[in-house]
This record gives sequence, structure tokens and C1' cells, in this order.
RNA sequence: GGGCGACUAGCUCAGCUGGUUAGAGCGCAGUCCUGAUAAGACUGAGGUGUCAGGUUCGAGUCCUGAGUCGCCCA
Repeated sequence: GGGCGACUAGCUCAGCUGGUUAGAGCGCAGUCCUGAUAAGACUGAGGUGUCAGGUUCGAGUCCUGAGUCGCCCA
């Protein structure tokens, strides 16, 4: 230098061919339970969807460019 892939909650990841509320598990906070923890039950907070544009009535999803990380080629 070239090619491919990934980027969504604090972490690991879903999201089915673009459609009306963006989710799960773990973690975190609170309540219940306990003599007190752990475990368990219930509730809750937390998202600029990597960034900037574009297409569209509508974008996490499609297109373009940039960035970071990983793999391969030279």
C1' cells in the first nucleotide's frame, strides 16, 4: 500500500429482507427475604446505535467517506 470483517448499555452480544416502544444475559442501584451475608424474588437506572454526510415518508439496518480494532496479502 491492497483486501476482508467488527463497531448497539459498564462488559459479552441479539435485532429475522428498512416500519411505528432499541432488547437479553452479566454487572450496578433499591425493596423483600435473613440475626447478617450469599443465593433467591421483585422493581429500577443506564444508549449521540464509532463519527460525518447521503438515499427514503421512515435508517441500528441501505450507500459514500473518515476513525479504531482484528485477520489476510504484498
A computed fold for a 74-nucleotide RNA from a Candidatus Omnitrophota bacterium, annotated as transfer RNA.
The prediction has a mean pLDDT of 81.
Rfam family: tRNA. The family has 954 seed sequences and 5,335,975 matches in Rfam 15.1. Rfam's curators write: Transfer RNA (tRNA) molecules are approximately 80 nucleotides in length. By type it is a transfer RNA.
Taxonomically the source falls in Candidatus Omnitrophota (Bacteria, Pseudomonadati).
The sequence was found in a public genome assembly.